[in-house]
């Protein structure tokens, strides 16, 4: 220094303002937000992972497997960028609600991709 085991901690942000209406942070105008790993150079939109949702098996509320799983272009610089700079776009689970939600409330004081640190083994 590589590897394995195990423990601890951490591990998702966001409707200013205005309009209509009995009623909307849900509609309209407008505003705002961007998990984790990877990548020839920094990514919500590339590749992959995760939450959610559906199904199946075990069997009894959890484990395993499968499915599902959104969205970007143009120009510039450069050795290299769908990642930077400029411009213009686009996307966002389920349930709830006096009215349709990426942003409110809820499952969730949950779970997870993973990150950091420590112990032990071993070489």
């Nucleotide at each position: 220094a590589a590897a394995a085991c195990u423990c601890u901690u951490c591990g998702g942000g966001g409707u200013c303002g205005a309009g209509u209406g009995u009623g909307a942070u849900u509609c309209u105008c407008a505003a705002c937000c961007g998990g984790c790993g990877g990548u020839g150079a920094c990514a919500g939109u590339c590749c992959g992972c995760g939450a959610a949702c559906u199904c199946u098996a075990u069997g009894c509320u959890a484990u395993a497997g499968a499915g599902c799983c959104g969205a970007u272009u143009c120009g510039g610089u450069g050795a290299a960028a769908u990642u930077c700079c400029g411009a213009a776009a686009c996307c966002g689970a389920c349930g709830g609600u006096a009215a349709a939600a990426g942003u409110c409330c809820g499952g969730a004081u949950g779970g997870u991709a993973g990150a950091a640190g420590g112990u032990u083994u071993g070489c």